[in-house]
RNA sequence: UGGGCGAAAAGCCAAACCUGCUGUGAGGCAGGGACGGAAAGCUACGGGUCUUACAAGACAGCCCGUUUGCCUAU
Numbered sequence: 001u002g003g004g005c006g007a008a009a010a011g012c013c014a015a016a017c018c019u020g021c022u023g024u025g026a027g028g029c030a031g032g033g034a035c036g037g038a039a040a041g042c043u044a045c046g047g048g049u050c051u052u053a054c055a056a057g058a059c060a061g062c063c064c065g066u067u068u069g070c071c072u073a074u
Stems, first nucleotide, its partner, number of pairs: 006071001012037002017032006035061001041067001043065001046063002048059004
């Protein structure tokens, strides 16, 4: 220095629910909140689930991948 692992420490994210806005809808955004997370950062390519006016769209905290990132006991 790189990789694995995941103790400690510093931090990080934020489920359900509530409020407001927005969308036909699944959902999304903001504030509160904290179930949890070691990538619960990004990515809708693959699978899957959901919505639909069946054209198309949504979900990355469903799975598998890509890619980037914090720390260093072992």
Molecule: c-di-GMP-I riboswitch aptamer
Organism: Desulfobulbaceae bacterium